[in-house]
């Protein structure tokens, strides 16, 4: 003398770091109080630092314990701890004085008296420095503690407080205080929301918005609260302490089972939970902090660095040129378009980033320690995590660097295939069922780009909680009404106040954040600086219009008074007549009553009907009236008696006293309920009787509650004007109650007030529509509204005697719900009107054979198609093959028909000829050789092979086109311009006539116009002209065929007249038209047809064509035989025949028209009983033929009968077509001879040359038809009428329909899901209240056990004083016991919402069929 170590001291450990539990509070924010307070370190000043004692750790022994850790005995030191001593300050007491007061007090100034301090240690040789200690003064920071406004939601929480409020005393604290104790006192909070609960850390701020609001509290700051969890004090200047003790707990770890130890919401790191959130990293170098005299130590504070495109910010990934534009990929109209200057390619750049090199920072100057200087001060030395970064230089090369969503609309951006209500998509609306810009993929596009998008969240859009800046008549929403408390609002003059309010200037309103200028990192981002805001809050000071508050006026608001008329205003007594009904009597005699019709009931015991009386009871007929009266609710004979308000007129009196009205009270139709009453009519329930598919209804016949009075409840309505109450303004018209006034002889006029209704102006409203009695413009108070459903329900709460009332959700669901008002379509609404619609006629269908078509149902196949009118004798105007599409079985395979190229080969094809076969076909053989060109060869042509590609009666008529049905030959659809309306859209087009017509007049905000009607066109009825041959007339004739003559008549076919309401008369608005007449062949469009607006119906056809897109390609093409489209228990459509005498057979005998005929009509003749065969003149047709026209007309027979009626059906025999009549023609002739005797319910057609009825012809076609389509003949009846069926046209009305009435739509009920209530209970939280317990602790008594310091005392020992132990008072956890609230869950139950095409009905919407 250095070091470590452990210990006593001292400071610090209350900071900094972390979290948001808890907490609705003086917790936080603001602004203030503190005269009611503290404050280590720090700074300032100021006094002081004397002189003593006595223990106790570490160490040493012993001892217990696994551990933790403990005990016990001995030694010793201090800035550790005790006394004394000194007292400037300071504190307390007296006393004096100044000033301020909140009157309690506080502060300065003098005098006196009492109490309280302290500690040394370093360098130095010294002197001295330098740090400390104590007593105090101020200070700065810090920090308790009071106030005042500010601070989330729930009234389905309205009462809530016992230290609870206040006093007085005391105690306790730094300090005031019910802080806390004792006594007194009954107080205190509360609708301006107490208590309750529910949530939440609170600001500076952030996000959004113009803004005023809203949302929100991360990071940075400020404050507050918290450390596992509950209590607790301890120590300290500070704690009631995060990494401190102490106890209760519950967890985890240790254990020798006896005990023990622990608390990351510090860094990191781990589990776990979770869409999800990082390194078990470096450094004190720097800033900051504790400690130290300092060097230094400590510091997951803090610098830094590492993950993470989480955010903000900057830069990159190349720049220039480059085709009428490669290639790939998409697309297509095959011709082309597109990606696309993109690429390739060529020049440039080498700059960032990244690679390699080389170089290398700022942050570091303090402090410290040297040096120089007396000093100030000046100078050197040291010190770097980040980091070899950052930054600078070199270097090489376009070289390493681009991705997400999106593309129907909003919303910027299409087009192909795939898929087919499947996969899927979807913020909303919506997309997908075969052509998908919407799914998926590609091409392209578009948008942001180191990102893009999804999710979640927040404010905007939201005027959609509306202070700024919304509403309520009908859209959601005016309380049922009146009174009135609190409140909120309030006429006028004048004076004062000065809270509001308006100025002015002082304090704050931390910093950050915002904004502006500026500065610094290459530039942002970030950061520095300065300014600016921070819209508030304090106190002061001024100003007095307004608002307020004092005072005192006023008379117009409001009242009172005096004087009048009016009224179903309310209440009590009394009374009237009518009329129902009932009872007695008369008179009478079958039936009455009811009804859409009946019946149930009533009557022969005498009803209904009449007459007389009598009784009861409820209503008041005429007047009477968008008349009165009342707050509404409501109130009607008449008298009388109480009583309320309104209104007029005077203008005496009060003078603001008003107006509105949250709770609050009364009062409140009808129905209902409780007691007595009364009970004629009516009449829920209930009975019967009908209706009816049912009828628990509508209609009858009966019928009790009730309806009526008294007393007491209930409290509700479409209590409505769906219109709150008061005040004032603001064009008019008319008509009515009541009172005044004036004029006037009445009649009657004006004038004012209250009240009522109607029309309509500004204005207002989405619109309807209001409109001085607003829903107009304004003020004031209340109440209510905030998509539809759940639902006026649950639950609590409250009333009620109950039934229910008031108050009043939510979960879950939907993508609306609604209002006016438009157009339409509807309608068992309205008017007007057509239409064989109906009715009035005739005749048919529905029944019977048969025919044809359809459904079924059979079959290999019965091919397809059409389905109310408007599919079914339709496509089909003609299925034995064939058609023909179907089946079955054989065949073909560039194909049966068309077409381009390439190669090959031949002439080929026809024809003929074998086999085989049912035939297509197959296979073999014979025949046969075109032009051009000398030839090579080429060309038509044909067959092979290969391609490109044919064919499909396969789908889709809901991808079409074109062509059709039908409303409908219905009379209506529309445009332009211009008015009118916010729009939709209206108006023209509606209205008054008329028409068959939206035909025409006339009118009219329309004023013209198209498409449609009508006309023109065809036939037809009547004439004339023209023309006469095959027609016509008249002659001749063998009356045959022909001939010649005629143009007069029919008649054929061309043109032409003719009919337009011209013409007379009526009605009519003189018009439009209409009746009615005359002439006329024919009269009002003469008949009759072509001719069908805008549109509907996805109406109908891909099978008639034509066509987009799918399929199929040795078959879903195509050829061929054969069968099938013709089946047959049935079913219905449309037809023929008929059933008979107004008929049928026989027989006799007359009159068309139209159309056909040359692969054809076919005539005389002839044969056949006939179908028909034979024959073949004549005609390419006014010439010849089909051809006989039937019915009708005469005669004859039948005689009412399943027949002389009908003819099916079956037998035989033919006839004819045709390659072929078996399935599967048609006809003949014999023969049979069914059903039917006129048809149920229902339903067709048809108004005049028409029904009905007769027959003749066409078409298709080889043959077949009872069908279509024409055509003539013979030829009626009926319509009063528009009430009803049906259908159609205008107008108007309703509407919940608009796929439009074949529409919308309700509700049990079955199933299934979903969320809620109820439930005997169950279990959880939370929290009252009684009692119980009672750790640690502080605190007070005790304090016998123990105990160094002071005192006394030689000492022993006492004492003061402290310790423990005990005791008591508070007191956590804990226990009992009972409430509370809430939250789960619970057999079973209840409604509610949803859901696919379930069941029954039919409630609503139309008059919805009963409003």
């Nucleotide at each position: 003398g250095g070091g470590c170590g452990c210990a006593c001291g001292g400071c610090g450990c209350a900071c900094g770091g972390g979290u948001g539990c808890g907490u609705a509070a003086c917790a936080c924010g603001u602004g203030g109080g503190u005269a009611a307070u503290c404050u280590g370190c720090c700074c300032u000043c100021u006094g002081a630092u004397g002189g003593g004692g006595a223990a106790u750790a570490a160490c040493c022994c012993g001892c217990c314990g696994a551990a933790a850790g403990g005990c016990g005995g001995g030694c010793u030191a201090a800035u550790a701890c005790c006394g004394c001593a000194u007292a400037a300050c300071a504190u307390c007491c007296c006393u004096u004085u100044g000033g301020c007061u909140u009157c309690g007090g506080c502060u300065g100034g003098g005098g006196g008296g009492a109490u309280c301090a302290a500690a040394g240690g370093c360098c130095g040789c010294a002197a001295g420095g330098c740090c400390g200690u104590c007593g105090g003064u101020g200070g700065a920071g810090g920090a308790g503690c009071c106030c005042g406004c500010g601070c989330c939601c729930g009234a389905u929480u309205a009462g809530c407080u016992a230290g609870u409020u206040g006093g007085u005393g005391a105690g306790g604290u730094c300090a005031u205080g019910g802080c806390u104790c004792a006594c007194c006192a009954a107080g205190g909070c509360u609708u301006u929301g107490a208590u309750c609960g529910g949530u939440a850390g609170c600001c500076g701020g952030u996000c959004u918005g113009a803004g005023a609001g809203g949302a929100c509290g991360a990071c940075c700051g400020g404050c507050c609260a918290c450390a596992c969890u509950g209590g607790a004090a301890c120590u300290g200047a500070g704690a009631c302490a995060c990494g401190g003790u102490c106890c209760g707990g519950a967890c985890u770890c240790c254990u020798a089972c006896g005990g023990g130890a622990g608390g990351c919401a510090g860094c990191a790191g781990u589990g776990g939970g979770g869409a999800a959130u990082a390194u078990u990293g470096c450094g004190c170098a720097a800033u900051g902090g504790g400690c130290g005299a300092a060097a230094g130590c400590c510091u997951g504070a803090c610098g830094c660095a590492g993950c993470g495109a989480c955010g903000c910010c900057g830069c990159g990934u190349g720049g220039g040129g480059g085709a009428u534009g490669a290639a790939g990929c998409u697309u297509c109209u095959c011709g082309g378009a597109g990606u696309g200057u993109a690429a390739a390619c060529c020049c440039c750049u080498u700059u960032u980033c990244g690679g390699c090199c080389c170089g290398g920072a700022c942050g570091a100057a303090a402090a410290a320690u040297c040096c120089c200087g007396c000093a100030a001060g000046g100078g050197a030395u040291c010190u770097g995590a980040c980091g070899g970064u950052a930054c600078g230089g070199g270097u090489a090369u376009a070289a390493g660097a681009a991705g997400c969503c999106c593309c129907g609309g909003c919303u910027a951006a299409c087009u192909a295939c795939g898929u087919g209500c499947c996969a899927g998509c979807a913020g909303c609306c919506g997309c997908g069922g075969u052509a998908a810009g919407a799914c998926g993929u590609a091409g392209g596009g578009g948008g942001c780009c180191a990102g893009c998008g999804u999710u979640g969240c927040u404010c905007g859009g939201a005027a959609u909680a509306a202070c700024u800046g919304g509403g309520c008549g009908u859209a959601a929403a005016g309380g049922g009404u009146u009174c009135g408390u609190a409140g909120g609002c309030g006429g006028u003059g004048u004076g004062g106040c000065a809270a509001g309010u308006c100025g002015g200037g002082a304090g704050u309103g931390a910093a950050a954040u915002c904004c502006u200028g500026a500065g610094g990192c290459u530039u942002a981002a970030c950061u520095u600086c300065a300014g600016g805001a921070c819209u508030g809050c304090u106190a002061c000071c001024g100003a007095a219009a307004c608002u307020g508050c004092c005072a005192u006026g006023c008379u117009c608001g409001a009242g009172u008074g005096c004087g009048g008329g009016a009224g179903a205003g309310g209440c009590g007594a009394g009374u009237g007549g009518a009329a129902u009904u009932g009872c007695a009597g008369g008179u009478g005699u079958a039936g009455c009553g009811g009804u859409g019709a009946a019946a149930u009931g009533c009557g022969u015991a005498g009803a209904u009907a009449u007459c007389u009386g009598c009784a009861g009871g409820a209503a008041c007929a005429c007047c009477a009236g968008u008349g009165g009266c009342g707050a509404a609710a409501g109130c009607g004979g008449c008298u009388c008696g109480c009583u309320g308000g309104a209104c007029c007129g005077c203008a005496a009196c009060u003078g603001a006293c008003g107006c509105u009205g949250a709770g609050g009270a009364a009062c409140g139709a009808a129905a209902g309920c409780u007691a007595g009453g009364g009970g004629a009519g009516c009449a829920a329930a209930c009975a019967g009787g009908a209706u009816u598919a049912g009828a628990u209804a509508c209609c009858c016949u009966g019928g009790u509650a009730g309806u009526c009075c008294u007393a007491g409840c209930c409290c509700u309505a479409a209590a409505c004007g769906a219109u709150c109450a008061g005040a004032a303004c603001u064009u008019g018209g008319g008509g009515u109650g009541g009172g005044c006034c004036c004029c006037u002889u009445u009649c009657g006029g004006g004038g004012u007030u209250c009240g009522u209704c109607c029309c309509g102006g500004a204005g207002c409203u989405a619109a309807c529509g209001c409109g001085u009695u607003a829903a107009g413009u304004u003020c004031u108070g209340c109440g209510c509204c905030u998509g539809g459903g759940g639902a006026g329900u649950a639950c609590g709460g409250u009333c009620g005697c109950a039934a229910g009332g008031c108050u009043g959700a939510a979960a879950c669901u939907c993508a609306a719900a609604g209002g006016a008002a438009u157009u339409g379509a509807c309608g068992g609404g309205g008017g007007c009107c057509c239409g064989c619609a109906c009715a009035a006629g005739c005749g048919g269908u529905g029944g019977a054979a048969c025919a044809u078509g359809u459904g079924g149902u059979u079959c290999a196949a019965u091919u397809c198609g059409a389905c109310g009118c408007a599919a079914c004798g339709c496509g089909a105007a003609g299925a034995a093959c064939c058609u023909u599409a179907c089946c079955u079985g054989g065949g073909c395979u560039u194909g049966a028909a068309c077409c381009g190229c390439a190669c090959c080969g031949g002439a080929c094809a026809a024809u003929c000829c074998g086999u085989g076969g049912a035939a297509a076909c197959a296979u073999g053989g014979a025949c046969u050789u075109c032009u051009c060109g000398c030839a090579a060869g080429a060309g038509a042509c044909c067959g092979g092979u290969g391609u490109a590609g044919a064919g499909g009666u396969g789908c889709u008529g809901c991808a079409u086109g074109g062509c059709u049905g039908u409303c409908g030959u219905c009379a209506g659809c529309u445009c332009g311009u211009g008015c009118c309306g916010u729009g939709a859209g209206g108006u023209g087009u509606u209205g008054g006539g008329u028409u068959a017509a939206g035909u025409c007049c006339c009118g009219c905000a329309a004023c013209g116009a198209g498409c449609g009607c009508a006309a023109c066109c065809c036939u037809u009825a009547c004439a004339c002209u023209u023309a006469g041959u095959u027609g016509c007339u008249a002659c001749c004739u063998g009356c045959a065929a022909a001939g010649g003559a005629g143009a007069a008549c029919u008649c054929u076919a061309a043109g032409u007249g003719g009919a337009c309401u011209g013409c007379u008369c009526c009605g009519g608005a003189u018009a439009a038209c209409g009746g009615a007449g005359a002439g006329g062949a024919a009269g009002g469009u003469g008949g009759g047809g072509a001719u069908g607006a805008c549109g509907u119906c996805a109406a109908g056809u891909c099978a008639g064509c034509a066509u987009g897109g799918c399929c199929u390609u040795u078959a879903u093409g195509u050829c061929c035989a054969g069968g099938g489209c013709u089946a047959c228990a049935c079913a219905c459509g449309u037809g023929u025949u008929a059933c008979a005498a107004u008929g049928c057979g026989c027989g006799u005998c007359a009159c068309a028209a139209a159309c056909c005929g040359u692969u054809g009509c076919a005539a005389a003749c002839c044969c056949g009983c006939g179908a028909g065969g034979g024959g073949g003149a004549g005609c390419u047709a006014a010439u010849c033929g089909g051809a006989a026209a039937a019915a009708a007309a005469c005669g004859c027979g039948c005689u009412c009968a399943g027949u002389u009626c009908g003819g099916a059906u079956u037998g035989c025999a033919g006839u004819c077509u045709g390659c072929a009549a078996c399935u599967c023609g048609a006809c003949u002739g014999c023969a049979u001879g069914a059903a039917g005797c006129c048809g149920g319910a229902a339903u067709c057609g048809c108004u005049a040359g028409u029904a009905a009825u007769g027959g003749c012809g066409u078409a298709u076609c080889a043959g077949a038809u009872c069908g279509a389509c024409g055509c003539c003949g013979u030829g009626a009846a009926u319509a009063c009428g528009u009430u009803c069926c049906c259908g159609g046209g205008c107008c108007u009305u309703g509407u919940a329909c608009a796929c439009a009435c074949c529409g919308c739509c309700c509700g049990u009920c079955a199933c299934a899901u979903c969320a809620c209530g109820a439930a005997a209970g169950u279990g959880g939280g939370c929290u009252g209240u009684a009692c119980u317990a009672g750790a640690a602790g502080u605190c007070g008594c005790c304090g016998u056990g123990c105990c160094a310091a002071c005192c006394c005392g030689c000492a022993a020992g006492g004492g003061a004083g402290g310790c423990a132990a005990g005791c008591g008072c508070c007191c956590a956890a804990g226990g009992u016991a009972u409430g509370g609230c809430u939250c789960a869950u619970g057999a079973u139950u209840g409604g509610g919402g949803u859901g696919a095409a379930g069941u029954c009905g039919u409630a609503a919407c139309a008059a919805g069929g009963u409003a």
A computed fold for a 1411-nucleotide RNA from a metagenome, annotated as small-subunit ribosomal RNA. The prediction has a mean pLDDT of 86. It matches the Rfam family "Bacterial small subunit ribosomal RNA". Its family is annotated with ribosome and structural constituent of ribosome in the Gene Ontology. The sequence is in RNAcentral, with records from SILVA.